[in-house]
């Protein structure tokens, strides 16, 4: 240079056919305990890479770009 996967919470992922963004860890509080560790129960945390588009409606379709792996040369 050509092809192709990939990007979502602090981390490691999910998100069916386009129709209310979520799990586990972790992180605060708090119950339980004499404390601790472990369990239990609540909460905070998200321009879903950046921009445009098409559509009532986008994380999910199209395009450009930027990260990053893998082939090919």
């Nucleotide at each position: 240079g050509c092809c192709u996967g990939u990007c979502c919470a602090g981390c490691u992922c999910a998100g069916u056919u386009g129709g209310u963004a979520g799990a586990g860890u972790g992180c605060a509080a708090g119950g339980u305990u004499c404390u601790u560790a472990a369990u239990c129960u609540u909460g905070a945390g998200g321009u879903c890479g950046u921009g445009g588009g098409a559509u009532c409606g986008a994380g999910u379709c199209c395009c450009a770009c930027g990260g990053u792996g893998g082939g090919c040369a």
The prediction has a mean pLDDT of 80. Transfer RNA from Hibiscus syriacus, 73 nucleotides, folded computationally. The RNAcentral record of the sequence draws on Rfam. Its Rfam family is "tRNA". From the family's description: Transfer RNA (tRNA) molecules are approximately 80 nucleotides in length. Rfam classes the family as a transfer RNA. NCBI's taxonomy places the organism under Eukaryota, Magnoliopsida, Gunneridae, Malvoideae, Hibiscus.